[in-house]
The prediction has a mean pLDDT of 78. A computed fold for a 109-nucleotide RNA from Melghirimyces algeriensis, annotated as SAM riboswitch aptamer (S box leader). Rfam family: SAM riboswitch aptamer (S box leader). Gene Ontology term of the family: regulation of gene expression.
RNA sequence: AUCUUAUCCAGAGUGACGGAGGGAUAUGGCCCGAUGAAGUCCGGCAACCUGCAUGGAUGUUGUAAGGUGCCAAUUCCAGCAAAAUGGAAACCAUUUUGGAAGAUAAGAC
Numbered sequence: 001a002u003c004u005u006a007u008c009c010a011g012a013g014u015g016a017c018g019g020a021g022g023g024a025u026a027u028g029g030c031c032c033g034a035u036g037a038a039g040u041c042c043g044g045c046a047a048c049c050u051g052c053a054u055g056g057a058u059g060u061u062g063u064a065a066g067g068u069g070c071c072a073a074u075u076c077c078a079g080c081a082a083a084a085u086g087g088a089a090a091c092c093a094u095u096u097u098g099g100a101a102g103a104u105a106a107g108a109c
Base pairs, nucleotide, nucleotide: 002108003107004106005105006104007103008102013042015041016040017039021032022031023030027078028077029076043071044070045069048067049066051063052062053061075101080098081097082096083095084094085093086092087091
């Protein structure tokens, strides 16, 4: 890198350093940021894997030492398709469902 499976409306800072960008991605929106962005450290959240406890059990529940992950806004929203409703129609708006893309974990090659 590719493939498979699962999850993605919950949760997490009045900290230190830093010093202008950031919100995955083309595009369109909408936001965050000198009342301090990215990044680093500390801190925290969570419970996918693992460990430990529980237990008849590969299940359940708990825990959080280890491996990851995460800590504005639903994965910030849309993009493709279908349906419903409204507007006479093209078409537009809203809602719902599915998909695509992506992220994370575990596994395969």